[in-house]
Molecule: Bacterial RNase P class A
Organism: Candidatus Marinamargulisbacteria bacterium
RNA sequence: UGGGUAGGCGAUGCAGUCGCUUUGAUCAUUGAAUGAAAGAGGAAAGUCCGGGCUCCACAGGGCAAGAUGCCUCCUAACGGGAGGAAGGAGUAAUCCUAUGGAAAGUGCCACAGAAAAUAACCGCCUGCACGGGUAAGGGUGAAAAUGGGAGGUAAGAGCUCCCAAUGGGUCUUGGCAACAAGGGUCAUGGGUAAACCCCAUCGGGAGCAAGGUUAAAUAGGAGAACAGAAGCGGCCCGCUUCGUUACGAUUCUCGGGUAAACCGCUCGAGGUAAAUUGUGAAAUUUACCCUAGAUAAAUGACUGCACACGACAGAACCCGGCUUAUACGCCUACCCAUUCA
Numbered sequence: 001u002g003g004g005u006a007g008g009c010g011a012u013g014c015a016g017u018c019g020c021u022u023u024g025a026u027c028a029u030u031g032a033a034u035g036a037a038a039g040a041g042g043a044a045a046g047u048c049c050g051g052g053c054u055c056c057a058c059a060g061g062g063c064a065a066g067a068u069g070c071c072u073c074c075u076a077a078c079g080g081g082a083g084g085a086a087g088g089a090g091u092a093a094u095c096c097u098a099u100g101g102a103a104a105g106u107g108c109c110a111c112a113g114a115a116a117a118u119a120a121c122c123g124c125c126u127g128c129a130c131g132g133g134u135a136a137g138g139g140u141g142a143a144a145a146u147g148g149g150a151g152g153u154a155a156g157a158g159c160u161c162c163c164a165a166u167g168g169g170u171c172u173u174g175g176c177a178a179c180a181a182g183g184g185u186c187a188u189g190g191g192u193a194a195a196c197c198c199c200a201u202c203g204g205g206a207g208c209a210a211g212g213u214u215a216a217a218u219a220g221g222a223g224a225a226c227a228g229a230a231g232c233g234g235c236c237c238g239c240u241u242c243g244u245u246a247c248g249a250u251u252c253u254c255g256g257g258u259a260a261a262c263c264g265c266u267c268g269a270g271g272u273a274a275a276u277u278g279u280g281a282a283a284u285u286u287a288c289c290c291u292a293g294a295u296a297a298a299u300g301a302c303u304g305c306a307c308a309c310g311a312c313a314g315a316a317c318c319c320g321g322c323u324u325a326u327a328c329g330c331c332u333a334c335c336c337a338u339u340c341a
Base pairs, nucleotide, nucleotide: 001337002336003335004334005333006332007331008330009329010328012306013305014304015303016302017301018300020039021038022037023036025034026033041312045323046322048321049320050319051318052317053207054206055205056204060237061236062235063234066202067201068200069199070084071083072082073081074080085099086097087096088095089094100198101197105196106195107192108191109190121138122137123134124133125132126131146164147163148162149161150160151159165188166187167186168185170183171182172181173180174179211263212262213261214260221254222253223252224251225250228242229241230240231239270289271288272287273286274285275284276283277282
């Protein structure tokens, strides 16, 4: 200097004038005025996960659906994060993984090929021939009965032996563990579980349009069912509440009224800084801070200067993640190549 990898920050800035929303103060008196403080994001998006919170019962027990899937740790929890193991890609920095089990069982492996696990086309041996034996050699294929060598045989084959490969389970060492290295032993087609299945863990439902309070209005409306009914995705058990000879509890059908105001609604698993512990994600302690709560929907308009000429794009109960969109600018560390000192 060029190329690459990983991580972080910002999201036009400054000033002025007017305007909007919330909170609170003063004055005023039901209406306004004057000050002060604060006022859309890194994704507010998607609604994909996990919760907080609310209600349904005391959400109780079990099954099933479903979800996750290497190990350890973090977290309120997660399908998230951190660190590692194994496998793969890359010269490397680094990145990716739908990563439990095929020795519980079932299924599948197109085409080609004789045959895809109950093998025999060519070949080899034998026989007068029909036929018999064979799986070492050849061919097809991603894959053909684990591989090489020696002996043996009519010809051959784990038929026998030696050395290996893969797998099961076990021992020693290291590691919390996944796992790694090594020893000996047993077994012998391979792949596939993002096929069924097995194993381990999780596993009520509905959701702020949840739910609650006040006010107002209507027709204390009509009919039917029945001794049981109700308890919010499915099933079972337990339990609770209401009711019992039909006036009623409840359920269903038709018809009518209401749609207003307030709460929920923002102090939180909150933020910032420092120290300590930890490889790290994080945790603990101390100090400081309060940072939108609209309800048809608030932050806009104008002017001047600067330059990076401004992309993706607006909260609606809240929070932790994931995914997607994204102009531009800045910073840090590392890898490779080349050149110079």